Context: one part of a larger RNA
RNA sequence: AUUGAACGCUGGCGGCAUGCUUAACACAUGCAAGUCGAACGGUAACAGGCCUAGCUUGCUAGGUGCUGACGAGUGGCGGACGGGUGAGUAAUGCGUAGGAAUCUGCCUAGUAGCGGGGGACAACUCGGGGAAACUCGAGCUAAUACCGCAUAAUCCCUACGGGGGAAAGGAUGGGACCUGUUUACAGACCAUUCACUAUUAGAUGAGCCUACGUCGGAUUAGCUAGUUGGUAAGGUAAUGGCUUACCAAGGCUUUGAUCCGUAGCUGUUCUGAGAGGAAGAUCAGCCACACUGGGACUGAGAUACGGCCCAGACUCCUACGGGAGGCAGCAGUGGGGAAUAUUGGACAAUGGGGGAAACCCUGAUCCAGCGAUGCCGCGUGUGUGAAGAAGGCCUGCGGGUUGUAAAGCACUUUCAGAUGAGAGGAAGGAUUUGGUUUUAAUAGAAUCAAGUAUUGACGUUAUUGUCAGAAGAAGCACCGGCUAACUCUGUGCCAGCAGCCGCGGUAAGACAGAGGGUGCGAGCGUUAAUC
Numbered sequence: 001a002u003u004g005a006a007c008g009c010u011g012g013c014g015g016c017a018u019g020c021u022u023a024a025c026a027c028a029u030g031c032a033a034g035u036c037g038a039a040c041g042g043u044a045a046c047a048g049g050c051c052u053a054g055c056u057u058g059c060u061a062g063g064u065g066c067u068g069a070c071g072a073g074u075g076g077c078g079g080a081c082g083g084g085u086g087a088g089u090a091a092u093g094c095g096u097a098g099g100a101a102u103c104u105g106c107c108u109a110g111u112a113g114c115g116g117g118g119g120a121c122a123a124c125u126c127g128g129g130g131a132a133a134c135u136c137g138a139g140c141u142a143a144u145a146c147c148g149c150a151u152a153a154u155c156c157c158u159a160c161g162g163g164g165g166a167a168a169g170g171a172u173g174g175g176a177c178c179u180g181u182u183u184a185c186a187g188a189c190c191a192u193u194c195a196c197u198a199u200u201a202g203a204u205g206a207g208c209c210u211a212c213g214u215c216g217g218a219u220u221a222g223c224u225a226g227u228u229g230g231u232a233a234g235g236u237a238a239u240g241g242c243u244u245a246c247c248a249a250g251g252c253u254u255u256g257a258u259c260c261g262u263a264g265c266u267g268u269u270c271u272g273a274g275a276g277g278a279a280g281a282u283c284a285g286c287c288a289c290a291c292u293g294g295g296a297c298u299g300a301g302a303u304a305c306g307g308c309c310c311a312g313a314c315u316c317c318u319a320c321g322g323g324a325g326g327c328a329g330c331a332g333u334g335g336g337g338a339a340u341a342u343u344g345g346a347c348a349a350u351g352g353g354g355g356a357a358a359c360c361c362u363g364a365u366c367c368a369g370c371g372a373u374g375c376c377g378c379g380u381g382u383g384u385g386a387a388g389a390a391g392g393c394c395u396g397c398g399g400g401u402u403g404u405a406a407a408g409c410a411c412u413u414u415c416a417g418a419u420g421a422g423a424g425g426a427a428g429g430a431u432u433u434g435g436u437u438u439u440a441a442u443a444g445a446a447u448c449a450a451g452u453a454u455u456g457a458c459g460u461u462a463u464u465g466u467c468a469g470a471a472g473a474a475g476c477a478c479c480g481g482c483u484a485a486c487u488c489u490g491u492g493c494c495a496g497c498a499g500c501c502g503c504g505g506u507a508a509g510a511c512a513g514a515g516g517g518u519g520c521g522a523g524c525g526u527u528a529a530u531c
Base pairs, nucleotide, nucleotide: 001530002529003528005527006526007525008524009523012378013377014376015375016374017373018371019370020336025334026333027332029331030330031329034077035076036075039074040073042070043069046068047067048066049064050063051062052061053060054059055058084289085288086287093214094213095212096211097210098209099208102206103205107202108201109200110199111198112197113196115149117147118146124139125138126137127136128135129134155164156163157162169194170193171192172191173190174189178187179186180185215261216260217259222252223251224250227249228248229247230246231245232244233243234242264286265285266284267283268279269278270277271276291312292311293310294309295308314325315324316323317322342368344367345366346365350364351362352361353360354359381411382410383409384408391402392401393400394399415472417467418466419465420464421463425458428454430452431451432450433449434448435447436446437445438444475520476519477518478517479516480501481500482499486515487514488513489512490511496503497502
């Protein structure tokens, strides 16, 4: 000088930060990942409309998916991000610099396409089993779910002959013609738009390889059989002993292999004139982990914290047959510990997921609460005031000191308090009107402009007007030397102090108290740790 600090005494306000360093110990409870009805069959609940019946003539009951919507279900996208922790890992890691044998959902740009069919399975109904978790059988049904057919390249494979090879529709609007039976309505058709398929390129993200750097121990000196290399095959998105068969006998090592211990790494942080040394909290990048160990499935991406399966330990439910669970998410509880916070508010902003959008979800985030834990700022008054008051302390008894300090007089009102006013964080979205583009269209859609009413958790916001009254706001450590600051009383090698030297055995500036002083000040000391 510093700290994620703790302890003791004390404690007015605000701003900005920061807060389980120990048991990767165990967890009650709530929440932390959903969304889309503009993919689908539908209708359990709510609201409205229509129909029927009863009548207390505006209510009850029933029906009807007709509408707004929507439980459960099929389907799509997202649950691989965001958030946590640092157990493991001394190198499958991290950092820096390179590389070639790769993949990449959503997004951007380009090219081409989006034709015609089929069979199921949930939901539902019926029946059965089970205490429950749940589950079995039969039957019906839709799709952007599933499967063929067609077509197709500058796509893929190839022995260069050839072969393989996709798709899905939805929403909105519409004059004529056509179809369904005449109207109504629906379809076909046309347009716009969002999706879909194939492929090329980009962007982003990820996987892989190489070199160098990356703690201590030699009281660890030899280690290694898929081991090192080759051939062939398999496997992977991809290279490769990654795996297998065969062949060779290699590979690493005192420039420290192997083994043991310790440890997440970095940007950075602290210190220091620097060189260095120490650390790796918060914030940011990377890695690893998700009760312990193992495994794969799905998927563009996981070997998946709030998914699945198996084994184990633990906890809970049970009708004893069998089941359920995983806070190293946010709060919170017990425990451990010197020690570390609220079972708070809001999606208003920023960002993320879904959706055409409105919007929904979001313990990410933004805020608030608690803690002097740290840094910074402000205040606890200002001026005047000598009878140098009283009191205290000292005294050589004359006085000195506390001390302009107080009182008194004159002012001010920051902050806190009371009562009013009041920014900015708000961009958007909705709606109305007008223009432009698209189009057959004055629909519709996209876009631009203007108007209107609106969207704030924080919030009794920041800031500011007025009001009252010095009113509500100072302590802590030290005073022998180092080291700024001295006397009295008590004690008598006792009681005690102490960082080092050392004080204390009857005049103690070193113990204890008092008066006085010194230093810092909402803090001051002590302890621990680092330079």